Transfer RNA from Geoglobus ahangari, 74 nucleotides, folded computationally.
[in-house]
RNA sequence: GGGGCCGUGGGGUAGCCUGGUCAUCCUGCGGCGUUCGGGACGCCGUGACCCGAGUUCAAAUCUCGGCGGCCCCA
Numbered sequence: 001g002g003g004g005c006c007g008u009g010g011g012g013u014a015g016c017c018u019g020g021u022c023a024u025c026c027u028g029c030g031g032c033g034u035u036c037g038g039g040a041c042g043c044c045g046u047g048a049c050c051c052g053a054g055u056u057c058a059a060a061u062c063u064c065g066g067c068g069g070c071c072c073c074a
Base pairs, nucleotide, nucleotide: 001073002072003071004070005069006068007067010027011026012025020057028046029045030044031043032042033041050066051065052064053063054062
């Protein structure tokens, strides 16, 4: 220098190709119940689409640019 893949709660992950109701699930955290107490279990709550622009009635999803990570070629 050229090419490919990826970026979503504190951690992990589905959803993206084929745009559409409250963005999925696990874990963590907080509260309550259960227990003599704890653990485990149950219930409730908590919190995310890397950044900007464009297209559209509507973007996590499509397009462009940027940033970051990984891999291949030279």

Rfam family: tRNA. By type it is a transfer RNA.